[in-house]
Context: one part of a larger RNA
Formats: sequence, structure tokens, C1' cells
RNA sequence: UGGCGGGGGAGCACACAAGGGGUGGAUGCUGCGGUUCAAUUGGAUUCAACGCCAGGAACCUCACUAGAGGCGACAGCAGAAUGAAGGUCAGACUGAAGAUCUUACCAGACAAGCUGAGAGGUGGUGCAUGGCCGUCGCCAGUUCGUGCUGUGAAGUGUCCUGUUAAGUCAGGUAACGAACAAGACCCGUGCCCUAUGUUGCUAUGGCACUUUGUGCCAGCACCCAUAGGGGACCGCCAUCGAUAAAAUGGAGGAAGGUACGGUCGACGGCAGGUCCGUAUGCCCUGAAUCCUCUAGGUUACACGCGGCAUACAAUGGUUGGAAUAAUGGGAUGCGACUCCGAAAGGAGGAGCCAAUCCCCAAAUCCAAUCCAGGUCCGGAUCGAGGACUGCAACCCGUCCUCGUGAAGCCGAAAUCCCUAGUAGUCGCUGGUCAUCAUCCAGCGGCGAAUACGUUCUUGCUCCUUGCACA
Repeated sequence: UGGCGGGGGAGCACACAAGGGGUGGAUGCUGCGGUUCAAUUGGAUUCAACGCCAGGAACCUCACUAGAGGCGACAGCAGAAUGAAGGUCAGACUGAAGAUCUUACCAGACAAGCUGAGAGGUGGUGCAUGGCCGUCGCCAGUUCGUGCUGUGAAGUGUCCUGUUAAGUCAGGUAACGAACAAGACCCGUGCCCUAUGUUGCUAUGGCACUUUGUGCCAGCACCCAUAGGGGACCGCCAUCGAUAAAAUGGAGGAAGGUACGGUCGACGGCAGGUCCGUAUGCCCUGAAUCCUCUAGGUUACACGCGGCAUACAAUGGUUGGAAUAAUGGGAUGCGACUCCGAAAGGAGGAGCCAAUCCCCAAAUCCAAUCCAGGUCCGGAUCGAGGACUGCAACCCGUCCUCGUGAAGCCGAAAUCCCUAGUAGUCGCUGGUCAUCAUCCAGCGGCGAAUACGUUCUUGCUCCUUGCACA
């Protein structure tokens, strides 16, 4: 100087407390371990591995297994017009193949038989690396120049008091300044104004039609879209404080003390993760650890663990009717609408390269029914019949209908998330994608409870103290 302490002081965080909802019990989906297997490819293992590698694998992907075939730039040596490489009918072998073999033919100049040397490698090493990422960290720290102190390592500054989300700011001070972080800047949302109105809008006026209304023409008020401004600064008032920095309350305001959300991640640590994205040193392999094809596997199943989905019901289930979004996406695409079908779906097909056309809700509301029962709850599993995608749904896809109707009656110890348009709940869009979402990334609808407080638990920051530690 650091690190550590079942030492002390101060402070912070959904850390505890106060509350809300879960997980842990059930079934299913998915990942991991284990076991099994010809193979069940590999990586990741406390937080910071386990719906992770955008990893939703039918073939491909693919790295694994069982088979089959192919590939040697360049140089040297053997070979070759006494016919090289290459091609082919038939038969055999084969999952299939002039790939190979038997027999025969075509063709006309090179040559994998040997030695080197390559190409290639999702082969090894992330403990040789770059780059990128995770995490400490929703932290507030990390340093420098000059000066001063100390023999020196070093210290001071960075400390003390108050304050802040903050090494934020103010005052004091052998320090005075500065840099990287913090903040500001940047993007979005919330209020107002201005400008512009088509594909957007429809207040007002007119016209037409079948009434509520729809269409057209004027129109740009409103909504909305686009982009340029304004607006919030403890600015004002009061209290409190050292007259400071600030804090508490109030007014005005769409918004009040960082308005809310995002982007952004200091010096560094963890030999953290990734050589299987790419790049790359070294090692290995090199006619196989390279390349292609066929089939299987990654989907196995006494079991254990993580994450999620659906439930156990009446704040509910079922049936009929009525209403209301936003983000987005669309040409081998989105597909209105009509017809066929009980449905999945099929046949035709307007419009749209999209503020124009299309894809578009569910919870909700109204009415009826169920009447506490493993039920009209719950939907696993299995049987049968159909539909779609695709070369192909047996291993191993999704959907529809009928039948079957399992466990489950709210879950021990333990444990997770959350402070407001949040939790919870309800659906929708996109990514992947021929097909397939209970995943991920977003979007909107409905919409709570609680926070006295910092004694305790966990983690972190600063000061101080002890040390058999470096």
C1' cells in the first nucleotide's frame, strides 16, 4: 500500500420490513445432469451454466454413428503410342450406382504407384491471442501535473463538517489545478404553438342515394402524420440551515425537484465465456480428423435439477349476441369477398410494391344455462377419420372432428419477482420459418395493494482500528 475480521462508525439497494403475485406438490413443454446406446456431436456448471450458443435439428442444418464414393497445386523417381487419364451396353455386387469386378468396345496424352510438399479441417489449445460479450456495476469511484511532507516504500490532493442519486455541491484545509467516469449532451413519451395537408381528418356548406348512414365536391377547424420552435430552472413564496450548498411545504403549471423511459458502462479484476461466427500463433491430421451421398442419431428413459405453459374452478365454465387497440408485416407475399365443407381446409379471386388494399384482437358487456359434484372443472393419454406443408411426416411435424377422459381440490422445508400505468391479468405483432412457438424481442387493452422504518438477513461504498496474510 492492499486484502481480511463471527471489530467500530456513516450511508445505499425490492437487501430486510409492509404488501401483491408466484416457484417448490400435479400434468405437459423445454434445457441440463445421470443412465442407456452403433451414435445419443460439442460448448456453458454459484450469483455471472441449465427456452443459453438467436440451438423451434423430419432431409439439409451436422460437427456424431453405420455404410458408399471422391479429392494430392508443385517437384523428384519409376510407368506410358507394345495405348495413359477418361467414357460405355449387358451381367455380378449394391440401399442406389462402369464405384468395383467379368467380358468386350470407344478414345488419343498424360500420369497418386512411391517420396516429399500442399488444399482442406465445426480437429486440439479461450491457460498462446485479436475482436466481441458477461459480471463486480441501477456502483462512485480511478488517476495525473506542479507544490509540500517523509531516509524510503509512500502520503497529501481524494481529508473534516453539512449536503447529494453521485469524489454532487458549499464551507474549512499544504495544497492548487486538471483528466477519465457521474452529470450534461443524444433518442423516445407526456403539454402548447407554428408550418404543411395526401393515401390522413370530417366541424361546417352543397349534391346524390335506401332511413340511422354512406359516397362525391368544396374544406384543413379537430384528430393524426411530418419537422421547427417554446416549456422546468429549486425560477417564485414560506420555513429550516452557517447569511452557503441544500432540504421540507406551498403556489402556478400538461409536467416539480434526475418529469418518465432508453442509449451510454471509468481505471481495472474474474488466466470469466467464445479457436463450433469470423480472424489468428503453435500442435495434430492429410487419402483421412478433408469433400459429397444414403440411412440412423442429436427426439432414447428406473431417475434427479432449473425455467416456463395449463390447471385445480362460480371474481368461474359453456352457448348465443354486441363493442373496442397498438407495435408491426406483406410480391414464389398479404389475401378482402363469393361458393363448397361440420371444421381444419379447398375452388375461384377484387385490391395492394401499401397513412390508399390486406393481415388483425382477447379479457370486457348483454342474455341464457350449469348449482358445489373430481363436476358442463381440468385437459394429459390413447383410438378412429380427415386437412396442410414438403422429394419425403415410420423413427420424428402441425392442424381439425368424433370418441376416451388421467393427475390435479391451491402445494413441506425452502425460495424468486415486483414501488405505478408498475405488479398481476388479457390478447396481438415480428424474429426463426416450406411446415411447426408454451421461446425470444416488442406492442397495446384492463389495472391493484403496500412502504412505520433501517434493529436484523444479503451485497456494496467511504472513514477508522487489529492482523500468525501478500